[in-house]
RNA sequence: CAGCGUGUAGCACAGCUUGGCAGUGCGCGUGCCUUGGGCGCACGAGGUCGAAGGUUCGAAUCCUUCCACGCUGA
Numbered sequence: 001c002a003g004c005g006u007g008u009a010g011c012a013c014a015g016c017u018u019g020g021c022a023g024u025g026c027g028c029g030u031g032c033c034u035u036g037g038g039c040g041c042a043c044g045a046g047g048u049c050g051a052a053g054g055u056u057c058g059a060a061u062c063c064u065u066c067c068a069c070g071c072u073g074a
Base pairs, nucleotide, nucleotide: 001073002072003071004070005069006068007067010026011025012024013023020057028044029043030042031041032040050066051065052064053063054062
């Protein structure tokens, strides 16, 4: 320098193909349960979907550029 891949909650990831309410598990908070803790059950909080722009009635999803990381090649 070129090509490819990854980026979504505190952590690990799904959702992207086929645009239409942002989710799962763990973790966290509260309550129930327990002599207490743990387990279990119920409820809840937590997200500018890496950044900017474009297309669209509508973008995590499509298009462009950029950023970070990884792989390959030179």